[in-house]
RNA sequence: GCCGCGAUAGCUCAGUUGGUAGAGCGCCUCCAUGGUAAGGAGGAGGUCCCGAGUUCGAAUCUCGGUCGUGGCU
Numbered sequence: 001g002c003c004g005c006g007a008u009a010g011c012u013c014a015g016u017u018g019g020u021a022g023a024g025c026g027c028c029u030c031c032a033u034g035g036u037a038a039g040g041a042g043g044a045g046g047u048c049c050c051g052a053g054u055u056c057g058a059a060u061c062u063c064g065g066u067c068g069u070g071g072c073u
Base pairs, nucleotide, nucleotide: 001072002071003070004069005068006067007066010025011024012023013022019056027043028042029041030040031039049065050064051063052062053061
């Protein structure tokens, strides 16, 4: 330098024929216990890496950029 893959909640990741974003763990509250853990119920938390474009509508499609990772030279 070229090519591929990835970037979504605090962490690990889903979300694929474009239609107002989810799970597990963690966190908070309550229940329960003599108390703790386990367990049950509820809740908070995300401008989906950045910018632009297409579209009535973009995490998703297109272009450019940044970072990470693998391969080639």